[in-house]
The prediction has a mean pLDDT of 83. Predicted 3D model of a 545-nucleotide part of an RNA (small-subunit ribosomal RNA, 5' domain) from a Deltaproteobacteria bacterium. The source organism's lineage runs through Bacteria, Pseudomonadati, Myxococcota and Myxococcia.
Context: one part of a larger RNA
RNA sequence: GAAUGAACGCUGGCGGCGUGCCUAACACAUGCAAGUCGAACGAGAAAGCCUGGUUCGCCGGGCGAGUAAAGUGGCGCACGGGUGAGUAACGCGUGGGUAAUCUACCUUAGCAUGGGGGAUAACCCGCCGAAAGGUGGGCUAAUACCGCAUAAUACGGUGAAGGCUACGGUCUUUGCCGUCAAAGAUGGCCUCUACAUGCAAGCUGUCGUGCUAAGAUGAGCCCGCGUCCCAUUAGCUAGUUGGUAGGGUAAAGGCCUACCAAGGCGACGAUGGGUAGCUGGUCUGAGAGGAUGGCCAGCCACACUGGAACUGGAACACGGUCCAGACUCCUACGGGAGGCAGCAGUGAGGAAUUUUGCGCAAUGGGGGGAACCCUGACGCAGCAACGCCGCGUGGGUGAAGAAGGUCUUCGGAUCGUAAAGCCCUGUCAAGUGGGAAGAAUCGUCCGGAAGCGAAUACCUUCCGGACCUGACGGUACCACUGAAGGAAGCACCGGCUAACUCCGUGCCAGCAGCCGCGGUAAUACGGAGGGUGCAAGCGUUAUUC
Numbered sequence: 001g002a003a004u005g006a007a008c009g010c011u012g013g014c015g016g017c018g019u020g021c022c023u024a025a026c027a028c029a030u031g032c033a034a035g036u037c038g039a040a041c042g043a044g045a046a047a048g049c050c051u052g053g054u055u056c057g058c059c060g061g062g063c064g065a066g067u068a069a070a071g072u073g074g075c076g077c078a079c080g081g082g083u084g085a086g087u088a089a090c091g092c093g094u095g096g097g098u099a100a101u102c103u104a105c106c107u108u109a110g111c112a113u114g115g116g117g118g119a120u121a122a123c124c125c126g127c128c129g130a131a132a133g134g135u136g137g138g139c140u141a142a143u144a145c146c147g148c149a150u151a152a153u154a155c156g157g158u159g160a161a162g163g164c165u166a167c168g169g170u171c172u173u174u175g176c177c178g179u180c181a182a183a184g185a186u187g188g189c190c191u192c193u194a195c196a197u198g199c200a201a202g203c204u205g206u207c208g209u210g211c212u213a214a215g216a217u218g219a220g221c222c223c224g225c226g227u228c229c230c231a232u233u234a235g236c237u238a239g240u241u242g243g244u245a246g247g248g249u250a251a252a253g254g255c256c257u258a259c260c261a262a263g264g265c266g267a268c269g270a271u272g273g274g275u276a277g278c279u280g281g282u283c284u285g286a287g288a289g290g291a292u293g294g295c296c297a298g299c300c301a302c303a304c305u306g307g308a309a310c311u312g313g314a315a316c317a318c319g320g321u322c323c324a325g326a327c328u329c330c331u332a333c334g335g336g337a338g339g340c341a342g343c344a345g346u347g348a349g350g351a352a353u354u355u356u357g358c359g360c361a362a363u364g365g366g367g368g369g370a371a372c373c374c375u376g377a378c379g380c381a382g383c384a385a386c387g388c389c390g391c392g393u394g395g396g397u398g399a400a401g402a403a404g405g406u407c408u409u410c411g412g413a414u415c416g417u418a419a420a421g422c423c424c425u426g427u428c429a430a431g432u433g434g435g436a437a438g439a440a441u442c443g444u445c446c447g448g449a450a451g452c453g454a455a456u457a458c459c460u461u462c463c464g465g466a467c468c469u470g471a472c473g474g475u476a477c478c479a480c481u482g483a484a485g486g487a488a489g490c491a492c493c494g495g496c497u498a499a500c501u502c503c504g505u506g507c508c509a510g511c512a513g514c515c516g517c518g519g520u521a522a523u524a525c526g527g528a529g530g531g532u533g534c535a536a537g538c539g540u541u542a543u544u545c
Base pairs, nucleotide, nucleotide: 001545002544003543004542006541007540008539009538010537013391014390015389016388017387018386019384020383021349026347027346028345030344031343032342035075036074037073040072041071048063049062050061051060052059053058082302083301084300091227092226093225094224095223096222097221098220101219102218106215107214108213109212110211111210112209113208114148116146117145123138124137125136126135127134128133154179155178156177157176158175159174160173161172162171163170164169184207185206186205187204188203189202191200228274229273230272235265236264237263240262241261242260243259244258245257246256247255277299278298279297280296281292282291283290284289304325305324306323307322308321327338328337329336330335355381357380358379359378363377364375365374366373367372394424395423396422397421404415405414406413407412428486430481431480432479433478434477443467444466445465446464447463448462449461450460451459489534490533491532492531493530494515495514496513500529501528502527503526504525510517511516
């Protein structure tokens, strides 16, 4: 000099964009942060309103409403969000491999979607319990569950031909045998019946379901190289190193087991100890390098502590389950409940770090055919000079060089065109009035065209029209008023280092980054006047280069 997630002191006008528990991975009151689908399924209220009857107690019907709450089932909850404890490791970075693998939803293509069965929750009845909850009996449905049928380009076995090969296999074509699947829902049209409606059959649209292949996406595993300090850590290792066989996994492998061999690693630093999430980057520096990893982005790890599996395409799962532990809470003392390192917020710790705000309007995500619902992701607002950037605190004129302060050689000098006065301007703030554009695409309805189709129907796509949707926000912006009654401080002035005099003090009080000042004329202490440097900041402290 530059820098910071900073803090402290003095001071403080506005705006834009960012940033904001670095400490206790300490403990947490309260609210919210993951739901959705009635076009999978069985069912299904109440309040209230209307109405009929009435012995005035009430009873029946309709609307509310196929709505709410609860249940079965599907998809989601493995994303998104947080934190950095652990980890010196294939964790991360980089480059490869998988002939050793998987991949729900999505896209493309092909084929299929036939026919049956038995349960169970909800519900009803009973019992136990303070509660949390549990238990027995009875009824019922499905896109829940289980057989059967069908079967190839799948899977398993087996044969032939050919290509490649690391000689283990692998790929292509082809034959035979065997095995394996499914679920429906909701619209429209038409026919029949004397009509309306409805059932049923037929045709058809949309959304689903199953199998297969390919793609896309995501993930698992393996390898080479790189990745801090200590040798006052020198030896470490028995599933240890390798082989055979088997088990296990989606998958190679001591991953696991049995047997066999006796190996494997190490001064090119094994083992042990300490510290630490890694990277893109960031800061500094001419560079080489040094330091660092907050915000943003990629990867990893964790979710009160330790352990375990279940479900699932994927978890050994932050707001799931089980076991153990510590802690907190409830209890009828028998027993139960909980997990903010999600967003706010509280206590504690600390030099120190914000609102228990608004909205799903946009972007993105989950569910749904859709309407739509959910979303503390996100978009915004609030607080904080914490940082960067921009603007302002007025402009011109004005010498009797006013008053006053300070200094003085007493002549004057200086603050100083500074002020006052006069003439203007109107940024920002405050007040009054007006007030957006854009962020809006979607969606609903109507009309038209095309596709599908037997169809003027339904549905899909496109075009046109109408209507609807904005948290921010009465915000940005504009106009008017208005130089005041709103807007300058902080540090320094001995040398380094830009800036000097007076008074007070008298090795005292004090200053100080270094050299050093102060013991009676102190430009170095304290005050004043003046000056210098930065400026809504200025200094100090800490840390890095």